[in-house]
About this RNA
Small-subunit ribosomal RNA, central domain from a metagenome, 347 nucleotides, folded computationally. The coordinates come from a structure-prediction model, not an experiment, and the mean pLDDT is 87. The full RNA is in RNAcentral, with records from SILVA.

Context: one part of a larger RNA
RNA sequence: CUGGGCGUAAAGCGACCGCAGGCGGUUAUAUAAGUUAGAUGUGAAAUCCCGGUGCUCAACGCCGGAACUGCAUUUAAAACUGUAUAACUAGAGUAUAGGAGAGGAGAACGGAAUACCCAGUGUAGAGGUGGAAUUCGUAGAUAUUGGGUGGAACACCAGAAGCGAAGGCGGUUCUCUGGCCUAUUACUGACGCUCAGGGUCGAAAGCGUGGGGAGCAAACAGGAUUAGAUACCCUGGUAGUCCACGCCGUAAACGAUGUGUACUCGCUGUCGGGCAUUCAGUGCUCGGUGGCUAAGCUAACGCGAUAAGUACACCGCCUGGGGAUUACGGCCGCAAGGUUAAAACUC
Numbered sequence: 001c002u003g004g005g006c007g008u009a010a011a012g013c014g015a016c017c018g019c020a021g022g023c024g025g026u027u028a029u030a031u032a033a034g035u036u037a038g039a040u041g042u043g044a045a046a047u048c049c050c051g052g053u054g055c056u057c058a059a060c061g062c063c064g065g066a067a068c069u070g071c072a073u074u075u076a077a078a079a080c081u082g083u084a085u086a087a088c089u090a091g092a093g094u095a096u097a098g099g100a101g102a103g104g105a106g107a108a109c110g111g112a113a114u115a116c117c118c119a120g121u122g123u124a125g126a127g128g129u130g131g132a133a134u135u136c137g138u139a140g141a142u143a144u145u146g147g148g149u150g151g152a153a154c155a156c157c158a159g160a161a162g163c164g165a166a167g168g169c170g171g172u173u174c175u176c177u178g179g180c181c182u183a184u185u186a187c188u189g190a191c192g193c194u195c196a197g198g199g200u201c202g203a204a205a206g207c208g209u210g211g212g213g214a215g216c217a218a219a220c221a222g223g224a225u226u227a228g229a230u231a232c233c234c235u236g237g238u239a240g241u242c243c244a245c246g247c248c249g250u251a252a253a254c255g256a257u258g259u260g261u262a263c264u265c266g267c268u269g270u271c272g273g274g275c276a277u278u279c280a281g282u283g284c285u286c287g288g289u290g291g292c293u294a295a296g297c298u299a300a301c302g303c304g305a306u307a308a309g310u311a312c313a314c315c316g317c318c319u320g321g322g323g324a325u326u327a328c329g330g331c332c333g334c335a336a337g338g339u340u341a342a343a344a345c346u347c
Base pairs, nucleotide, nucleotide: 004318005317006316007301008300012315014201015200016199017198021194022193023192025088026087027086028085029084030083031082033081034080035077036076037075038074039073040072041071042070049065050064051063052062053061054060091191092188093187094186095185096183097182098181099180103177104176105175106174107173108172109171110154115149116148117147118146119145120144121143125136126135162169163168206247207246208245209244210243211242215241216240220236221235222234223233258314259313260312261311262310263309266292267291268290269289270288271287272286273285274284275283276282277281296303297302320347321346322345329340330339331338332337
């Protein structure tokens, strides 16, 4: 390099945007760069191959042929690719009218509950566990009533439900704002797909500065348990969890399944539209989201129109286990570390 692969065996970048690159709808005309055919020149000799021949044979040598699959020039062809021009509407997009939604950002507000504080009633316990103890309480706890402060999260609705590219998103209202779906005609006229490098977003934890701190709770302390108990259980409790701004850039970032397009027997739910009929259901249809399956695929498990089926385009990745999510070097980071990424040796 060819070839083979990537749901679970090694292997899909966490996700998206996107320059270069690769690939690209229909019709006509032109062209002739790619492409195809012919001709000419060249493609040194030797080697290889074929036919002869010479050393007694062979190796080897000699003669002839073929070949040298290439390159250049030239003639011709015009289907396909390219290029140019003109046109088209099935891809893509725009307009108009509707629609659903925890999509995003900011601000304001609300009730339940926990904790704490003040006051009332009230008295000896409360709390906690397998059982206890540490702990709280006669300086009046727990319980209960009234009032207040403060922070965080939003019960029911709630659903295999919805939205988002992914991470993710759930009280209510307002403001700003992204995407999506449906229908009707109208418009633009290939404007498309993918994407190395690059850019942006990216849970939790962690970091910096300043706030905030109710509950929970790494670390830590104590009580238990135990042979021990640096744990599981209990009582406390600091970072943190929350907010603003700035970093970090990783996860079993999972559907362990890259993106886009087309095609392929059925059944049954659910969500959002449209049309028809009719009365709340049915039928048809578009878009999403589940379950079961035919063919097919698969090592099997299973997948099965939301494919892991049948194909095409482009990207990423894999190549025995360990060494090694490592070392060194580079780049990034305040650090923690991230990213790129070997070898010796060994089985």